This is a predicted structure of a 75-nucleotide RNA (c-di-GMP-I riboswitch aptamer) from a Desulfobacteraceae bacterium. Its mean pLDDT, the model's own confidence on a scale to 100, is 85. Lineage of the source: Bacteria > Thermodesulfobacteriota > Desulfobacteria > Desulfobacterales > Desulfobacteraceae.
[in-house]
RNA sequence: AUGGGAAAAAGCCAAAUCCUGAGCGAUCAGGAGACGGAAAGCCACGGGUCUUUAACAGACGGCCGGGUUGCCUGA
Numbered sequence: 001a002u003g004g005g006a007a008a009a010a011g012c013c014a015a016a017u018c019c020u021g022a023g024c025g026a027u028c029a030g031g032a033g034a035c036g037g038a039a040a041g042c043c044a045c046g047g048g049u050c051u052u053u054a055a056c057a058g059a060c061g062g063c064c065g066g067g068u069u070g071c072c073u074g075a
Base pairs, nucleotide, nucleotide: 004073005072012037013036017032018031019030020029021028022027035062041068042067043066045065046064047063048060049059050058051057052055
């Protein structure tokens, strides 16, 4: 370095739910919260699910695959 991994250490993210706001809606943002996560960081490329004003439209990356970047490193 690659691969493997979450054993150790330092940390990180954050479900459901509640409050506020935006949106026709799926949902998104902030605060509280913590089910969980080794990428639960990012990207709608493929599949899938969902929404609607039914289209040359949107949402979901914590649905699966893929791409890409990153912390630590014992067996």